[in-house]
RNA sequence: GUGGCUGUAGCUCAGUUGGUAGAGCGUCCCCCUGUGGAGGGGAAGGUCGCCGGUUCAAGACCGGUCAGCCACC
Numbered sequence: 001g002u003g004g005c006u007g008u009a010g011c012u013c014a015g016u017u018g019g020u021a022g023a024g025c026g027u028c029c030c031c032c033u034g035u036g037g038a039g040g041g042g043a044a045g046g047u048c049g050c051c052g053g054u055u056c057a058a059g060a061c062c063g064g065u066c067a068g069c070c071a072c073c
Stems, first nucleotide, its partner, number of pairs: 001072007010025004019056001027043005049065005
């Protein structure tokens, strides 16, 4: 340099045919307990890598760009 894959919560990852952004773990609060853990209930936490386009509506489609990984040269 060329082609491909990935980028979504603190971490690991879902998100179907474009239609209110989610799960597990973690964090915080409450219940339970002599204390802790386990168990039960609840809450917070997101510019969906970035910029633009299409659309009534984009995490998902299109273009560009950045980062990581893989293959080739």

Transfer RNA from an uncultured bacterium, 73 nucleotides, folded computationally.